The prediction has a mean pLDDT of 83.
A computed fold for an 85-nucleotide RNA from Methylophaga sp., annotated as c-di-GMP-I riboswitch aptamer.
Of the family's consensus pairs, 89% are formed in the model.
Rfam family: c-di-GMP-I riboswitch aptamer. About the family: GEMM was predicted in a large-scale screen for bacterial structured RNA regulatory elements.
It was read from a public genome assembly, where an Rfam model found it.

RNA sequence: UCAAUUCUAUGCCAACCUUGGCGUGAGCCAGGUACGGAAAGCUUCAGAUCUUUUGUACGCUACUCAAGAUGGCUGAGCUGCAUUU
Numbered sequence: 001u002c003a004a005u006u007c008u009a010u011g012c013c014a015a016c017c018u019u020g021g022c023g024u025g026a027g028c029c030a031g032g033u034a035c036g037g038a039a040a041g042c043u044u045c046a047g048a049u050c051u052u053u054u055g056u057a058c059g060c061u062a063c064u065c066a067a068g069a070u071g072g073c074u075g076a077g078c079u080g081c082a083u084u085u
Base pairs, nucleotide, nucleotide: 003085004084012037013036017032018031019030020029021028022027035072041078042077043076045075046074047073048070049069050068051067052066055063056062057061
């Protein structure tokens, strides 16, 4: 330096719920909390799911147009710590 790995050590993140705030909404931010995570670090490139909207059928459903959300949905790309081999 590269690859693999989680035996050991240092640590790291934070589900659900909840308080306050933002958003039409999916959801997001901060505090508490810890279900879990060896990339649960970052990025919407591909797919998937969800939200709002245009239009067409039809009566709130399906398809479609456009814009969003989810990185703890999967893949992919980039980056990183320690031990051991």